[in-house]
RNA sequence: UUAGAGUUUGAUCCUGGCUCAGAUUGAACGCUGGCGGCAUGCUUAACACAUGCAAGUCGAACGGCAGCGCGAUUAGGGGCAACCCUAAUUGGCGGCGAGUGGCGGACGGGUGAGUAAAGCGUAGGGAUCUAUCUAUAGGAGGGGGACAACUUGCGGAAACGCAAGCUAAUACCGCAUGAAGCCUAAGGGUUAAAGUGUGGGACUGUAACAGGCCACACGCCUAGAGAGGAACCUACGUUAGAUUAGCUAGUUGGUGGGGUAAAGGCCUACCAAGGCGAUGAUCUAUAGCUGGUCUGAGAGGAUGAUCAGCCACACUGGGACUGAGACACGGCCCAGACUCCUACGGGAGGCAGCAGUGGGGAAUAUUGGACAAUGGGCGCAAGCCUGAUCCAGCCAUGCCACGUGUGUGAAGAAGGCCUUAGGGUUGUAAAGCACUUUCGGCUGUGAAGAUAAUGACAGUAGCAGAAGAAGAAGCUCCGGCUAAAUUCGUGCCAGCAGCCGCGGUAAUACGAAUGGAGCGAGCGUUGUUCGGAAUCACUGGGCGUAAAGCGUGCGCAGGCGGUCUUGAAAGUCAGGAGUGAAAUCCCAGGGCUUAACCCUGGAAUUGCUUUUGAAACUCCAAGACUAGAGUACUGGAGGGGUUGGCGGAAUUUCGAGUGUAGCAGUGAAAUGCGUAGAUAUUCGAAGGAACACCGAUGGCGUAGGCAGCCAACUGGACAGUAACUGACGCUCAUGCACGAAAGCGUGGGGAGCAAACAGGAUUAGAUACCCUGGUAGUCCACGCCCUAAACGAUGUCAACUGGUUGUUGGGUCUUCACUGACUCAGUAACGAAGCUAACGCGUGAAGUUGACCGCCUGGGGAGUACGGCCGCAAGGUUGAAACUCAAAGGAAUUGACGGGGACCCGCACAAGCGGUGGAUGAUGUGGUUUAAUUCGAUGCAACGCGAAAAACCUUACCCACCUUUGACAUGUACGGAAGUCGCUAGAGAUAGCUUCGUGCUCGAAAGAGAGCCGUAACACAGGUGCUGCAUGGCUGUCGUCAGCUCGUGUCGUGAGAUGUUGGGUUAAGUCCCGCAACGAGCGCAACCCUUGUCAUUAGUUGCUACAUUCAGUUGGGCACUCUAAUGAGACUGCCGGUGACAAACCGGAGGAAGGUGGGGAUGACGUCAAGUCCUCAUGGCCCUUAUAGGUGGGGCUACACACGCCAUACAAUGGCUGGUACAAAGGGUUGCCAACCCGCGAGGGGGAGCUAAUCCCAUAAAGCCAGUCGUAGUCCGGAUCGCAGUCUGCAACUCGACUGCGUGAAGUCGGAAUCGCUAGUAAUCGUGGAUCAGAAUGUCACGGUGAAUACGUUCCCGGGUCUUGUACACACCGCCCGUCACACCAUGGGAGCGGGUUCUGCCAGAAGUAGUUAGCCUAACCGCAAGGAGGGCGAUUACCACGGCAGGGUUCGUGAAUGGGGUGAAGUCGUAACAAGGUA
Repeated sequence: UUAGAGUUUGAUCCUGGCUCAGAUUGAACGCUGGCGGCAUGCUUAACACAUGCAAGUCGAACGGCAGCGCGAUUAGGGGCAACCCUAAUUGGCGGCGAGUGGCGGACGGGUGAGUAAAGCGUAGGGAUCUAUCUAUAGGAGGGGGACAACUUGCGGAAACGCAAGCUAAUACCGCAUGAAGCCUAAGGGUUAAAGUGUGGGACUGUAACAGGCCACACGCCUAGAGAGGAACCUACGUUAGAUUAGCUAGUUGGUGGGGUAAAGGCCUACCAAGGCGAUGAUCUAUAGCUGGUCUGAGAGGAUGAUCAGCCACACUGGGACUGAGACACGGCCCAGACUCCUACGGGAGGCAGCAGUGGGGAAUAUUGGACAAUGGGCGCAAGCCUGAUCCAGCCAUGCCACGUGUGUGAAGAAGGCCUUAGGGUUGUAAAGCACUUUCGGCUGUGAAGAUAAUGACAGUAGCAGAAGAAGAAGCUCCGGCUAAAUUCGUGCCAGCAGCCGCGGUAAUACGAAUGGAGCGAGCGUUGUUCGGAAUCACUGGGCGUAAAGCGUGCGCAGGCGGUCUUGAAAGUCAGGAGUGAAAUCCCAGGGCUUAACCCUGGAAUUGCUUUUGAAACUCCAAGACUAGAGUACUGGAGGGGUUGGCGGAAUUUCGAGUGUAGCAGUGAAAUGCGUAGAUAUUCGAAGGAACACCGAUGGCGUAGGCAGCCAACUGGACAGUAACUGACGCUCAUGCACGAAAGCGUGGGGAGCAAACAGGAUUAGAUACCCUGGUAGUCCACGCCCUAAACGAUGUCAACUGGUUGUUGGGUCUUCACUGACUCAGUAACGAAGCUAACGCGUGAAGUUGACCGCCUGGGGAGUACGGCCGCAAGGUUGAAACUCAAAGGAAUUGACGGGGACCCGCACAAGCGGUGGAUGAUGUGGUUUAAUUCGAUGCAACGCGAAAAACCUUACCCACCUUUGACAUGUACGGAAGUCGCUAGAGAUAGCUUCGUGCUCGAAAGAGAGCCGUAACACAGGUGCUGCAUGGCUGUCGUCAGCUCGUGUCGUGAGAUGUUGGGUUAAGUCCCGCAACGAGCGCAACCCUUGUCAUUAGUUGCUACAUUCAGUUGGGCACUCUAAUGAGACUGCCGGUGACAAACCGGAGGAAGGUGGGGAUGACGUCAAGUCCUCAUGGCCCUUAUAGGUGGGGCUACACACGCCAUACAAUGGCUGGUACAAAGGGUUGCCAACCCGCGAGGGGGAGCUAAUCCCAUAAAGCCAGUCGUAGUCCGGAUCGCAGUCUGCAACUCGACUGCGUGAAGUCGGAAUCGCUAGUAAUCGUGGAUCAGAAUGUCACGGUGAAUACGUUCCCGGGUCUUGUACACACCGCCCGUCACACCAUGGGAGCGGGUUCUGCCAGAAGUAGUUAGCCUAACCGCAAGGAGGGCGAUUACCACGGCAGGGUUCGUGAAUGGGGUGAAGUCGUAACAAGGUA
C1' cells in the first nucleotide's frame, strides 16, 4: 500500500484507440463577494525607458578653507559702563564642499539571453593564490624629488581642458639593515617599512603653537601557520534527432623555450602521425543545473516560480587597466545600433537594482514608511550610508480559520409549481413569540518585539464597555457515465455537447419556471502536468488469423555458454568509517485562542567513496574430462547442383501422293482458312520447346526451387562403429552470398503459347469476359534487377512433457515366413494434459522452460512526400508530418440473403379445359378539367375496394341565403303543460299573426316535484378538422405454411447451443427409432356445423303403398320419400406384401363411405411504423358569429386519354319460332300478391290467400321433340340514335329502371404478355336474397347439365427443413468502389524572391596587450661633467572586434501556374468488391 466507467455489434468474446471520474497550478476568463491570519504576484518583449532613490565612508593619513557656526584682532558707530551693532582680517576652534590619500565600489540586489559542457550534481585529486580576521616571531633607521587642490593666464556653447607658478602626506623614490624567505655555478647574490591620535609629568626648546621623551590605542613592514574564500584537474551521471557517419592540423604525443598564482598545446620552434567515433564522434534542434516541486501503491513520469547552493549575463560585440580578488550591473577604452543635448565644432546615456512609464499580452501590485530589528561598507568612536532588510499599501491568486444567527412555532397561512382535481410540494421554511452578539461598526484602554538609549509597523495585536438580528450567499448541475425531475415554450429551427449523443409537435438532453443535488466566499469554464494507461509493459505487454517473424542462409563485432579441481577477488554479500549543505517530506514535542504558519529535536536522504572480511554463484587465470560439437571408417536412399550427349510421342511448317467442298469456331454466330484444292489421309523432311504413363498428404534442397534416359564433375543429409580432437558451441546488429515470375542490356534462337495490337461477336455501352489472328516475351549464353499471399501468413538453437494410425530411408533382436518387437532420422492424419479471444495447436507445439536476433503500439493520410543509398531504366530500400475520424479490426453466434448445394411441398411448372390482353358497353382507378368534380384505399395484399346500391336526402365538396349556449347533453334562474288548426311574406330555412288545449305524482289547500316547451346569462356543446408515424379495437398479408417457444438439466468465458438435429415416415415438429437430454405450452390433428348410409323417435302444412278424386281432393296410414332430434357407422380395425420385430406405406376384402370420405368454421410466435382518427373509442393539437348548425341549387355522373375487374358478342355444339320435362335455396304485413279482366308490352284494375313445409313471389333455364336459317357483317351481334309509353317518387333536365316500334355501330376469336381450375371441379344454364321508394352486367347464396389432363419435378414463382459463403443486420429494394463537377482545408514539387544561421578563402584592421624602435620628451638613481640607466610620447610588427567581397552548406517565410490527399446534403457516369457478386 494497487477500485473503475462510457463508446465498434442485432447480440457476444477479444484486440484496440478515443473519452470521463482524482490530484495539481506563479494561472486567466464568466457570475458572485462579509472578515481575519499566513504566503504568492511580468510565465509574454534579455522590448524601450521620463523622474526619484539603490555605495559610500574616513579630518584619528594630508594640504587646506568654498559654505555654516564659534572665537580672536582691527576700524567705525552706539552706550556712563558691562556690552551691543556694522565692516574688514584671521584655519585659532567645531566642523567641512572640492582635492591628494586609504578602505570599500569583485559583497548585497536583478535576470536566465547564452551554455548539452569551459556548466551542474556526486566522489576524489595536487601543481596554487588569498585583502580584511586569528594566534606567533621579528622589524619600523636615515634621506630625497614631485603632483593635485590653490593662484595667474588662455581655449571651449557645453563636456572638459591647456600653459606657467606654489605646496602636504599613512601618495612616490633611493640608501641602510636582513632573522626568515627566494635564486645559486654553493663562492655568493637579492628583496621592506608610515605614521596618526589621546593622556602624562620631570627635562629640552620656541616669540607663540609645536616637537622630542614615556604610556596606551589605531595603524606600517617581513616571515611562516590557521580559518574562511578563490583557481585548476580527474572519474561517473546529465534532452532529442542516424532523413547528422565520419570528425580533427595546435589536431594527438614528445623535446627545448616562453607564459601563469598554479598543472597543461595555454603559447611557440622542431620531431613523430597520431587522437575521437555505432558503448553514437561531428552536426542540428531544444535547454541554465541542483536541493527540490507536482503526480503515482511503487517503479516511474512531468517540472526547475517563490526559498537555498552553483553557473552565466548586465544595450550588442571586442579589450585590457586597477586591485588580494574583476576582464568589473549603478568603473575605463574602442566599434555598432538606439535615445538625448548642441552655438554643428562636439558631447552625454545604458532600470535583467526599488518604485514607476510606454509597449507586448489572456495576465501579474505603490513613483509608500523606516533604518526600530537582522545584516553589510567606512570609521578609534560618535556616526554616516544601505529600495539588502523590516514593515505598510493593492489583488479571493492560493492555503487555513470564522461568520451571515439560536430555540420554539401547523391555521401545515398566503403566494409559486404540479395534479389523477382528491391532493401533493416549497415547508418549521416564513410570519409570530422568546433569546444570543462571534465578526463588523462605536467608545475607552493598550502590549511583547529592546540586555542601557533608539519602535517604521501603530494607537496595531490584545482587553473592557454599551447598542442592536441588526450590515454579510452565491455558483454550477439534474439523459447515461454521475448525486439530483417535472411543467411550459420551441419543432433537425433556435440551440446543447467531455464521450456516447439530444432537437423533424407529447424533448427528464435546447430556453424558461418550480422543485431537487453538489460545493460554498466562493462556484464554474479554459489551459498545464501526472494518474487512471499493463496504451512503450524494469516492476508489468505482445507477434498463426487482431498491428507485428527480416524471402533464405553464412558470418565479424556483441550477447549467452557443458563437467571437475585449484587460485585470485571484478561482480555479489556482510561489518566499520567518511560524505550525502540548510530548508523541504515524515515522526515526536513546543509557540501563535485553533488551523494554515513558525520553532526545536529525531528519522530519512534508497547514493558515492574508502576499508576489513566471506568465496556458494557469475567473471578471470591455470590444470584436467567427454555426455555438446567435430573428424575418421563402413553402408545404403534421393526430380540436390553443374556440364555434355542421346531418345521417342505430340504440335507446327515445308515437299510429294490420294481426294473434294467444305474446314475451323461458338451459348448462337461472325471474323479466319479453302476450287490458286483446304480439312481429312499416306510418305518424307525441318525446327524449337516440353518430357504422358510410373506419380504418391512419395523423395531431395537453407529458401527460391528440382522430374525423359546416359555419362562426367560435385554439395549435403541419414544410419552404424566408438578410433581421434577435447567446449572447438548457440545466436547474430553492420556485412557477404543466394533469391520464383515479370522486366532491362548485348548476342543468338523462335515450334507451340501469348501481354500490346487488329478484326469478329456480346452489350445501352464493352477500350472486358468469348472467338480468329498476332508482336514483345517465354528458350540459350553473359550481365543487371532483388521483389511476391517469397505462406506453415508460425525466426534459429537446446532441454523436458500421455498416446494411436499410415508412410519414406537406415539399423538391432526375433521368426518357417519382411513374421513380430524395438530404435534413429523424416513426412502425414487423429487426439491426453496444457495453451488459446475463439478458431484451433497439441513430442514436427501455438504446451513447460532457457539463449540470441528481428518486428509491433488506433484507422485513414501512406509504404506516400522530402532527403540519403542502390539501379541503365522500371523501380527498390530507409521512411515522416500537417490534416481527418471514433472507430478500424479478429474469432465466433443468431438471422437474412446468394444468378451456392441437398431434400420436400403448392394449379408453381408441365399435361389439359376455359378465359383476359383486340371490339362495344358497364364499373372502379389514374390523369385532365371544374366553383366543386368530398375523402380514404396504391405491387402481390389499391383499382364491380370502404359503397348490402350519390336524382333530393345520403353528402363529408362548391355557390347563395340564414342561425350563434346553438340540430344534440348536463347544470342555474324565470315563465309556460306538451301539443295543435289556419293565414301572410320568402326559393326555402325562417319570420310574423292566429285557433284549440290544459294532463301525471304528492298534498286538505297553498304549493312542491318529474317530464316537456320557451326565454336569459355562463360553464359548455359541436367539428366526416389534423396526426393510423401518439393509440385501443377491428382487418389484410405471408399462410391453414408447419412452424414458434418455455422449465429443469447439460455444453460453451459469452452471444448462444442442445431439446427442435440424425435415420425413416406423414397433409402435418404426424408418428416411430436413435440421441445429454427429460418434460411442457401455443400451433397440427380431434372436438363444432354441413353433406353422404342406416336405425330409433315424431308425423303437420309433408309423404302415401289401400280406397277415392279433375286434383294427396277426401278417408285411412306413417311402410317409403321428406322433415328434425337422438344414436350407429370408419378405427389402417382385418388379410397379404414391403419396412428395422417400429412408425408407416402398397395392394385387397368387406362396406353407403377407406386411409384427414367431400365442404365449412377454426389463422401459432411474429412480419409489413401494412390499412382504418371518415364505423366506433381515444391522447395531443387546431376552429368557436365558425373548420359549428340550417336551407335551396349544383357537384360526387365532367372526358383528349391510360390501366384494372366484368357483361355481351363475333355465331351452326349456333340464332329464331313452336311444343314439352325436371330443381334447390330463399323472401314476404309500410309486404308477397293468386284467380279473373284490360293492354302487343312494361304495366293497370282487382281483391282471394298468407305473420307462411299450408298462400304468394314462381313459368326454372340449358335439355328434349319438331321447323327454319346455310357461312353472310348474316334471321350473327346488339351499341348508338329517333318516336311513343309504363312505373317509383315532392321531383326522373343535369341524373333512374323498364316497354313497344324503328335504327342496326364495332366486332369474323384477338400482338407481346397474362389469369383461373385436379371432380360433382372447370365450363355452361338458369333461380333467389341483402341493400332498396325506384334503380345490378356488381356481390352473396342455390341448384341443373357436366368434362379433359397430371409423364413428372429439369426449369419459372412462392414456401419449409438441413447445410455452405458473406464486408448484409433499415438485413440484396443490402452493402459498396473509382473518375468527373462544386465548396472548403492542410500539404508536396515549383521559374524564383526575401530573411536567419554556419563554413571556406581574401581584403581590412579601432581600442588594447606584447615585441621592436634609426624620431621627440624626460624630477628622484649613477656620474664633477659630457652623458648613462630607467621611463614616457610617437612610429611600426604580431594577434584581433566591427565591417567588406566571393563562393558553399543548412533552415524559415513567400510564389504564377501545378500534383495528389482529406472533408462535405440530395449531383453525373458506370458497377470493381462482399454470395460461385454473376469472368472465384
Molecule: small-subunit ribosomal RNA
Organism: uncultured bacterium